[in-house]
Small-subunit ribosomal RNA, central domain from a metagenome, 351 nucleotides, folded computationally.
The RNAcentral record of the full RNA draws on SILVA.
Model confidence (mean pLDDT): 86 of 100.
Context: one part of a larger RNA
RNA sequence: CUGGGCGUAAAGGGCGCGCAGGCGGUCAUGUAAGUCGAUGGUGAAAGCCCAUGGCUCAACCAUGGAAUUGCCUUCGAAAACUGCAUGACUUGAGUACGGAAGAGGAGAGCGGAAUUCCCGGUGUAGCGGUGAAAUGCGUAGAUAUCGGGAGGAACACCAGUGGCGAAGGCGGCUCUCUGGUCCGAAACUGACGCUGAGGCGCGAAAGCCAGGGGAGCAAACGGGAUUAGAUACCCCGGUAGUCCUGGCCGUAAACGUUGUGCACUAGGUGUAGGGGGUAUCGACCCCCUCUGUGCCGAAGCUAACGCAUUAAGUGCACCGCCUGGGGAGUACGGUCGCAAGAUUGAAACUC
Numbered sequence: 001c002u003g004g005g006c007g008u009a010a011a012g013g014g015c016g017c018g019c020a021g022g023c024g025g026u027c028a029u030g031u032a033a034g035u036c037g038a039u040g041g042u043g044a045a046a047g048c049c050c051a052u053g054g055c056u057c058a059a060c061c062a063u064g065g066a067a068u069u070g071c072c073u074u075c076g077a078a079a080a081c082u083g084c085a086u087g088a089c090u091u092g093a094g095u096a097c098g099g100a101a102g103a104g105g106a107g108a109g110c111g112g113a114a115u116u117c118c119c120g121g122u123g124u125a126g127c128g129g130u131g132a133a134a135u136g137c138g139u140a141g142a143u144a145u146c147g148g149g150a151g152g153a154a155c156a157c158c159a160g161u162g163g164c165g166a167a168g169g170c171g172g173c174u175c176u177c178u179g180g181u182c183c184g185a186a187a188c189u190g191a192c193g194c195u196g197a198g199g200c201g202c203g204a205a206a207g208c209c210a211g212g213g214g215a216g217c218a219a220a221c222g223g224g225a226u227u228a229g230a231u232a233c234c235c236c237g238g239u240a241g242u243c244c245u246g247g248c249c250g251u252a253a254a255c256g257u258u259g260u261g262c263a264c265u266a267g268g269u270g271u272a273g274g275g276g277g278u279a280u281c282g283a284c285c286c287c288c289u290c291u292g293u294g295c296c297g298a299a300g301c302u303a304a305c306g307c308a309u310u311a312a313g314u315g316c317a318c319c320g321c322c323u324g325g326g327g328a329g330u331a332c333g334g335u336c337g338c339a340a341g342a343u344u345g346a347a348a349c350u351c
Base pairs, nucleotide, nucleotide: 003323004322005321006320007305008304012319014202015201016200017199021195022194023193025089026088027087028086029085030084031083033082034081035077036076037075038074040072041071042070049065050064051063052062053061054060092192093189094188095187097184098183099182100181104178105177106176107175108174109173110172111155116150117149118148119147120146121145122144126137127136163170164169207248208247209246210245211244212243216242217241221237222236223235224234259318260317261316262315263314264313267296268295269294270293271292272291273290274289275288276287277286300307301306324351325350326349333344334343335342336341
């Protein structure tokens, strides 16, 4: 390379947008580059293959043929697929219209519970903590309890294999701005589509820079225990950090360990959002249907486990990735970063 693969064995990019590229619905007409046919040229000789012949045969050799699956020129074909051109269509895609649900995003404001601290009242000797203790706090009046105040952070119940988002993720309430989705009816556009190397953007936590903030929690650190030791687990403290604003970092068990899109292939049952129907005064109920999200299972698939209309089934299009273990996600070089480091990513050697 050809292959074979990627849920758990090595292997799906963390996620999206999207240039190039690849692939692409239905009908008609034209063209003829791809495609197909024919003519001519070329495709050296030798060799291989076939026929005949020459050395007594053979090897070997000679002559002729075939082949050389290719390229070029010219002439032609138009059924299919593709390219190009023109016209048309509506089912793919989109727009408009009428409805619907939602912790989707950003900003501003507000609220109550609780912890801590401060002030005051009551009150007295303990409190706290553990397996048991001790460090610690407390007669300078703690803990408990009542009233007042300050401040920061998080939002109990509702809460649900509930909802929303591309992923990361999103949960008190109100307002402003704003993205997406679903359903209905079919008015409009008329293939405008799918995927997407590079590229661009987003991207938990921790970490970094600058300025704020700091209640609780808490790496580091100090102390008390435990222990043979205890640089731990338990306890008392406690600083970065956790929070806000602006900028960086760009990673993760970024997981459904399952790339995206489309089509097809038995069912049963729950749940969330919408639409319709029968009945009804109405609601509940019952039935149908679309979208999302769970569970159980047929065929099929799978090494098995399991998956099974939300596929890991059956196909198509495009991208990413794997190719024995260790060395190693290391070294070197490049790119990026303030740094930490990230990304790209070997070899010797060894089993």